[in-house]
Molecule: Bacterial RNase P class A
Organism: uncultured Maritimibacter sp.
RNA sequence: GAUGGCCGGACGGUCGCCGGUGGCGGGGGCAACUCCGCCGCGGGAGGAAAGUCCGGACUCCACAAGGCAACGGUGCCGGGUAACGCCCGGCCGGGGCAACCCGAGGGAAAGCGCCACAGAGAACAAACCGCUCCGCAUGCCGGAGUGAGGCUGAAACGGUGGGGUAAGAGCCCACCGCGGGACGGGCAACCGGACCGGCACGGCAAGCCCCACCGGGAGCAAUGCCGAAUAGGGACCUCACGCCCCGCGUGGGCAGGGCCGCCUUGGCCCGGAGGUCCGGGUUGGCAGCUCGAGCGGUUCGGUAACGGACCGCCUAGAGGAAUGAUCGUCGGCGUCGGGGCAACCCGACGUUACAAAAUCCGGCUUACAGGCCGUC
Numbered sequence: 001g002a003u004g005g006c007c008g009g010a011c012g013g014u015c016g017c018c019g020g021u022g023g024c025g026g027g028g029g030c031a032a033c034u035c036c037g038c039c040g041c042g043g044g045a046g047g048a049a050a051g052u053c054c055g056g057a058c059u060c061c062a063c064a065a066g067g068c069a070a071c072g073g074u075g076c077c078g079g080g081u082a083a084c085g086c087c088c089g090g091c092c093g094g095g096g097c098a099a100c101c102c103g104a105g106g107g108a109a110a111g112c113g114c115c116a117c118a119g120a121g122a123a124c125a126a127a128c129c130g131c132u133c134c135g136c137a138u139g140c141c142g143g144a145g146u147g148a149g150g151c152u153g154a155a156a157c158g159g160u161g162g163g164g165u166a167a168g169a170g171c172c173c174a175c176c177g178c179g180g181g182a183c184g185g186g187c188a189a190c191c192g193g194a195c196c197g198g199c200a201c202g203g204c205a206a207g208c209c210c211c212a213c214c215g216g217g218a219g220c221a222a223u224g225c226c227g228a229a230u231a232g233g234g235a236c237c238u239c240a241c242g243c244c245c246c247g248c249g250u251g252g253g254c255a256g257g258g259c260c261g262c263c264u265u266g267g268c269c270c271g272g273a274g275g276u277c278c279g280g281g282u283u284g285g286c287a288g289c290u291c292g293a294g295c296g297g298u299u300c301g302g303u304a305a306c307g308g309a310c311c312g313c314c315u316a317g318a319g320g321a322a323u324g325a326u327c328g329u330c331g332g333c334g335u336c337g338g339g340g341c342a343a344c345c346c347g348a349c350g351u352u353a354c355a356a357a358a359u360c361c362g363g364c365u366u367a368c369a370g371g372c373c374g375u376c
Base pairs, nucleotide, nucleotide: 001376002375003374004373005372006371007370009330010329011328012327013326014325015324017044018043020041021040022039023038024037025036026035027034028033046354050365051364053363054362055361056360057359058219059218060217061216064265065264066263067262071215072214073213074212075211076090077089078088079087080086091105092103093102094101095100106210107209111208112207113204114203115202128150129149130146131145132144133143134142135141136139158176159175160174161173162172163171177199178197179196180195183192184191185190223287224286225285226284233278234277235276236275237274238273239272241271242254243253244252245251246249256270257269258268259267260266294313295312296311297310298309299308300307301306331352332351333350334349335348336347337346338345339344
């Protein structure tokens, strides 16, 4: 210097707080259920509990089938996993002397679009200067050739050297680069590569797009159960209304409208007053709620992530939110002073972080006083 992992004050006293549980006593409520007091026992934040950015469990809602379209996401390869945009291993590219680090890392010969400024020229290339040749009017001239030189730029249509030429140019040659590539290695990404090709194919997909794969929606204030009053809903009975029909009565009947992303087939919903009954919901109460993709150890398989087997352990469950305050002793770190050859010892002062469960789990990201260990 790089990298991986761990800890993140200790003990005791006093006063408190939130759950659980046992006993005794007393209340509230229609009910469900719950509250209070006393005595006893036992439990009570994190590595990120955070941001709420991904992935799931769980719950309800939606979902007739098939196809299509739209929208969102992921994007080298292999493996791990319940799953992932996470992790492990590898490949390629970039950085570093190195250990190591970083990468939105599919496709630009499917199509469209864009490439600012500068510059002559920014993509079926292009003559501003220069260079060469020709012409005659001999010039700050005209025509032709030339992408080798100059200039600009993030980028200028292969590079260096030689041949060649009027001057030049892959025009030709050697090497390098580039494209294709028999064959060989690898599960693959990819690597090597005989040989072939004078070079054709600039960049951007954190622009549209194409390809492959994935994806219903909402979230524990989900949701389930128990369940008053009032209001509202449904069924039945009675009465009344709109339109149509006739035999005009104490009669019979319901035209129409809307929705399901689109299509086809298809499906669903919708009309006033009094009484009786029923069911749902609100206030309230309980559950969901913490035993789980759990944690620790040993061992086996695997490079690893991780998986298997065996043994052991139980670790907050509140619900507007408890886990705190204070004192003492001892620590850690910093500064100063004193002592000591030194390791170190003594004293004073300061400091001791970030932040805190709210259904749970796997990740990522971010914050963090200070300290410990391993590897290179």